A computed fold for a 1482-nucleotide RNA from an uncultured bacterium, annotated as small-subunit ribosomal RNA. Its Rfam family is "Bacterial small subunit ribosomal RNA".

[in-house]
RNA sequence: GAGUUUGAUCCUGGCUCAGGAUGAACGCUAGCGGCAGGCUUAAUACAUGCAAGUCGAGGGGGCAGCAAUGUCACCGGCGAACGGGUGCGUAACGCGUAUGCAACCUACCCAUAUCAGGGGGAUAGCCCUAGGAAACUGGGAUUAACACCGCAUAAUAUAUUUCAUGGCAUCAUGAAUUAUUAAAAUAUUUAUAGGAUAUGGAUAGGCAUGCGUAGGAUUAGCUAGUUGGUAAGGUAACGGCUUACCAAGGCUAUGAUCCUUAGGGGCUCUGAGAGGAGUAUCCCCCACACUGGCACUGAGAUACGGGCCAGACUCCUACGGGAGGCAGCAGUAGGGAAUAUUGGGCAAUGGAGGCAACUCUGACCCAGCCAUGCCGCGUGCAGGAAGACGGUCCUCUGGAUUGUAAACUGCUUUUGAAUGGGAAGAACAUACACUUUGCGAAGUGUACUGACGGUACUAUUAGAAUAAGCACCGGCUAACUCCGUGCCAGCAGCCGCGGUAAUACGGAGGGUGCAAGCGUUAAUCGGAAUUACUGGGCGUAAAGCGUGCGCAGGCGGUUAUAUAAGACAGAUGUGAAAUCCCCGGGCUCAACCUGGGAACUGCAUUAGUGACUGUAUAGCUGGAGUGCGGCAGAGGGGGAUGGAAUUCCGCGUGUAGCAGUGAAAUGCGUAGAUAUGCGGAGGAACACCGAUGGCGAAGGCAAUCCCCUGGGCCUGCACUGACGCUCAUGCACGAAAGCGUGGGGAGCAAACAGGAUUAGAUACCCUGGUAGUCCACGCCCUAAACGAUGUCAACUGGUUGUUGGGAAUUUACUUUCUCAGUAACGAAGCUAACGCGUGAAGUUGACCGCCUGGGGAGUACGGCCGCAAGGUUAAAACUCAAAGGAAUUGACGGGGACCCGCACAAGCGGUGGAUGAUGUGGUUUAAUUCGACGCAACGCGAAAAACCUUACCUACCCUUGACAUGUCCAGAAGCUCUUAGAGAUUUGAGUGUGCCCGAAAGGGAACUGGAACACAGGUGCUGCAUGGCUGUCGUCAGCUCGUGUCGUGAGAUGUUGGGUUAAGUCCCGCAACGAGCGCAACCCUUGUCGUUAAUUGCCAUCAUUUAGUUGGGCACUUUAACGAGACUGCCGGUGACAAACCGGAGGAAGGUGGGGAUGACGUCAAGUCCUCAUGGCCCUUAUGGGUAGGGCUUCACACGUCAUACAAUGGUCGGUACAAAGGGUUGCCAACCCGCGAGGGGGAGCUAAUCCCAGAAAGCCGAUCGUAGUCCGGAUCGUAGGCUGCAACUCGCCUGCGUGAAGUCGGAAUCGCUAGUAAUCGUGGAUCAGCAUGUCACGGUGAAUACGUUCCCGGGUCUUGUACACACCGCCCGUCACACCAUGGGAGCGGGUUCCGCCAGAAGUAGGUAGCCUAACCGCAAGGAGGGCGCUUACCACGGCGGGGUUCGUGACUGGGGUGAAGUCGUAACAAGGUAACCGUA
Repeated sequence: GAGUUUGAUCCUGGCUCAGGAUGAACGCUAGCGGCAGGCUUAAUACAUGCAAGUCGAGGGGGCAGCAAUGUCACCGGCGAACGGGUGCGUAACGCGUAUGCAACCUACCCAUAUCAGGGGGAUAGCCCUAGGAAACUGGGAUUAACACCGCAUAAUAUAUUUCAUGGCAUCAUGAAUUAUUAAAAUAUUUAUAGGAUAUGGAUAGGCAUGCGUAGGAUUAGCUAGUUGGUAAGGUAACGGCUUACCAAGGCUAUGAUCCUUAGGGGCUCUGAGAGGAGUAUCCCCCACACUGGCACUGAGAUACGGGCCAGACUCCUACGGGAGGCAGCAGUAGGGAAUAUUGGGCAAUGGAGGCAACUCUGACCCAGCCAUGCCGCGUGCAGGAAGACGGUCCUCUGGAUUGUAAACUGCUUUUGAAUGGGAAGAACAUACACUUUGCGAAGUGUACUGACGGUACUAUUAGAAUAAGCACCGGCUAACUCCGUGCCAGCAGCCGCGGUAAUACGGAGGGUGCAAGCGUUAAUCGGAAUUACUGGGCGUAAAGCGUGCGCAGGCGGUUAUAUAAGACAGAUGUGAAAUCCCCGGGCUCAACCUGGGAACUGCAUUAGUGACUGUAUAGCUGGAGUGCGGCAGAGGGGGAUGGAAUUCCGCGUGUAGCAGUGAAAUGCGUAGAUAUGCGGAGGAACACCGAUGGCGAAGGCAAUCCCCUGGGCCUGCACUGACGCUCAUGCACGAAAGCGUGGGGAGCAAACAGGAUUAGAUACCCUGGUAGUCCACGCCCUAAACGAUGUCAACUGGUUGUUGGGAAUUUACUUUCUCAGUAACGAAGCUAACGCGUGAAGUUGACCGCCUGGGGAGUACGGCCGCAAGGUUAAAACUCAAAGGAAUUGACGGGGACCCGCACAAGCGGUGGAUGAUGUGGUUUAAUUCGACGCAACGCGAAAAACCUUACCUACCCUUGACAUGUCCAGAAGCUCUUAGAGAUUUGAGUGUGCCCGAAAGGGAACUGGAACACAGGUGCUGCAUGGCUGUCGUCAGCUCGUGUCGUGAGAUGUUGGGUUAAGUCCCGCAACGAGCGCAACCCUUGUCGUUAAUUGCCAUCAUUUAGUUGGGCACUUUAACGAGACUGCCGGUGACAAACCGGAGGAAGGUGGGGAUGACGUCAAGUCCUCAUGGCCCUUAUGGGUAGGGCUUCACACGUCAUACAAUGGUCGGUACAAAGGGUUGCCAACCCGCGAGGGGGAGCUAAUCCCAGAAAGCCGAUCGUAGUCCGGAUCGUAGGCUGCAACUCGCCUGCGUGAAGUCGGAAUCGCUAGUAAUCGUGGAUCAGCAUGUCACGGUGAAUACGUUCCCGGGUCUUGUACACACCGCCCGUCACACCAUGGGAGCGGGUUCCGCCAGAAGUAGGUAGCCUAACCGCAAGGAGGGCGCUUACCACGGCGGGGUUCGUGACUGGGGUGAAGUCGUAACAAGGUAACCGUA
């Protein structure tokens, strides 16, 4: 820097990614070289070989040899304490750094000085002998030394005493004095080597000190040699290092002790740095060497390849006893994801010994294995377009891409192959010669020495020849298509992909990145300012302790002087080398190696400075405090008193209810309640005043009076003189609930009981009711203890109210200023925003507390506190990719306000009951084709299912097909008859030759038949791939844009507000100004008039007729074209001088006149692939096509929509009147005749203002019926007919006669309608051969009601809440059941570690010593001194017993927790979430 919480936004915050790096491992792949690196695990066990020897110029001897000489073990010397390995232990003076030793040692080396006299006794080996399996050991005799031991000498050694000088306390140096003690070794090749003492140097070590150097306080107290002293011992040396005695100290919150983890550093990786992580390779230091203990030798060890003992393990054994220690180099087994050869050589460098030659050296130098890393090289270069073949993709006669890529032509030869040549690393030592020199020494030359090495390097030859993979391609993140798969298989670092069109899975083509490597995994730094020193936060996101007091600590006003701890800046020393950086050099370059420089930010010492901090001293008054004077107050504690009300008790009056609720019931009451009057008892709380008023640190505090008492504020003066601020641990206070003891108990009221409510109701509501609430004393110590805002101080614009004080002013009302509180609004500034804003969340300072993703969890365990309840402190495993804050737009609310609608109300008529029609579900079926499903499916698609339609079923047939285009052949086509068949189809015969061009032959167009292939065809699937069309909200008034402005932003504003409207309609106002789609208008129709026109229409006047029939006329009606008319235009009132509304006039019509067409942005993945079109998939002798028959018409049932009724406002019969709008030549069909009728015959007229359908019906005038299952109602059935049609069986319509079912107005519920409307009456059309109770139109008759907007439903605007955004059909909680995971408790069980007490006591050291042994010295001797063995004491390892702490594992059972597409029960939360929610407590 990016991705990821959201519909979108800003913020907080976690998770994840891109970078670097690794001693790595794994997967795929692999040409070469150089330089590095290579058991991170089992400090597990180790076979085998090698890793430390050397000296004959120390000694005597053995062997070989004629001898010279060589060689070997032993005694002796030096070395073996180096080099090499590992990281167990260690949190420590272990390491790092800086100092100190006046408290020390140092073999070999160097320098200086001195010395080496004279003796003695042994012993290994060799020889003899004994034991043993072996390892090895015993005894006897003999022998040497540079082995061992006395003596002499005697110091600058040690000690005593004295003096001088110096210093740092003990002291150091010098001089003198006395005393004590010490050494020696010789060898040979005669030139050297070696020996002793002392002093000094160099080197290497030892010790001490300051500072630095992990985590845990759920480790808070630890310590008896402990702390110090005296004395002694011990050590190279100081020291409790050790012992005795004395004292009682010492360490610790600046973290002792304990636990866990860990070698430390130079450095390495990362990072801008500060930091963080690491401690492989190389270097320095430490520790260790099978585990534990111990000492010896030595200059040096408490000794990796030495010793002793104990233990475990392994091996040998003759069972008696012995041997061993790869954390040296190789190597083996084991462990593990994982780490190499039982190689060569001492040529070089270095080491040990030696005079030296030389020997030894798994140190080292080399080689081998491994892409483990870094670096370098190569796998070719140039040309070459038919842009080849092949592959892949596509819009597929073709194009794009692979791709100059290949082929092909030319060139080159690194690498590899072959054949030749062939290094540097070598300098020596030594020998010889020469030079030089007093002697050591030094120099020059010659000779000699290479594991690597058949190497590096180089020459020649042939030849593109021998050499490319891996990962990725949804975003982050560079790189895209096809196929397969179909929430499967799988992918995944995070977000997430996959349910039939997957750039995300698998394959392919293509592409991208890196490249002899590429990816993955692990762990690490970065990004992460996500622990914030640099560099974060805490009102609401995680986070201010409930509040105060206050020790330690931190910080601290002002002046002067001094000092120099901090600070600043010089100098000196040190800060190993390597590493990093800079400049050079060497390998062809690079990696790598190497020379020089810089740096190592540190520490110490030292000469300075004096501003600041500190310290000391002396002052000051501004901070703080004290006194004097006032003021307000529910501040606290104690005591006393008061009235109102509730309840209870007594008495009276009085009678049937009271109480309670949404409605009831439980309850009380005729044994007299409630009500009412009087009197009494008792407890608790204090109306009005009363107030964003007061007081208090907070919790909190309210009747009145008295007593005691704390604090605050104000004014002026005086005093003290920084006395201050904050505060870990600590102490005190701390609502309610709760606990203990004793009181008290009126009301209220957990628990409990009863009644209701409810599906349930362990609740909400009601009736009762106990703890408790009250008091005293003692605990508890928590609250949403909140201003969700720690305390203190300073500074920074204002306005308004109020409380307490003060000053000035005013005649007065007042007014102004000021200090301390308490509220409201707001400038700058701050803030993610909301908001805060002199009472800061602004600008700063001081100190404290707290936070670091959500859950697990404020939980477990442990500690502390508590009588208990519990409080406090406070994790982890595991799990998720979010959790969260503020604001925005919507949606929603059993939130609010306003408004509208046949939404309710007011009315009229229906549905729901009956019968039938029709559609749907279900059922049935071979099939009952398909679609439509709340409103917005259900008389819907279908404006007509007997066949057809038809898509379904059964059966029979066809396969280039019923239909389109193209090729070839034949024939025109067609028509008639005929065979078989249910038909599709099929058999045969006959007839017939058209159109165009051409002289003809022939060709062409169209049609028919046949053949082969491209293809046709599909009412098959997907309406969730689509177009188009449609429904719906809704004819609701809304939906947006440009510019501007506001906001970090999503967005807002405009569009909100005040009015008004049917309307976002209009007006006014306004950071908005305008505009668009909608509204309205323009369109059609209807209502009035005019003009024009006048047949088929009309007829006033004139004539005429049965008749507008005819003449005539066009005035009227009507028709159909054009106009007029209505605009709130006029008047009055209301309103804001507006818009507009109300009323009126005029007018045919009045406020959009009535009706229609017209449907904004969008919603519902709404409907339709079966109208049509169309992507993809599927079928292709069938899911296509044809035919016949059947089905779509089934029928226990359920629902929707209708028809007809149930009757008298009616039925029936007779008479009689008045429409509109349509249709008609495949048609409408008149008159007339027949038939009871449906209908039949008939044929005039009509291509229609002419003729026909065509009789309108309700109505009106009469008659009858008389309330009945009827003269209502007509279903059903029988029978006889008619019509259409190829055909009415399944399955049409109509008529006549007969039959005469249910039904007497319809439960819960529900629908339509506001005027020419409802209701009612008939008429016509489309579809159509026929079939209408459906549908679309038409007119006739023609009402009732609307107070109104509380309620139901739907909608609009504004506002509010929200944990919703798939948007309440939302979200979401808990128990239970199931599966899995981690974890707590747990009778216990097992292991580790540690402490205490006791037993025990190997080896060793020290002390003691009765026993035994004993060469050197003393002694004539006896013996002694000294030594050894043994025994013993002290210390002590292993081991044993008992008890305690701590930690790990395990454990029947058990507790909660987490996770898991579709389990159960409820509905707690989010809206007033339907009882507001939440915190503490029981």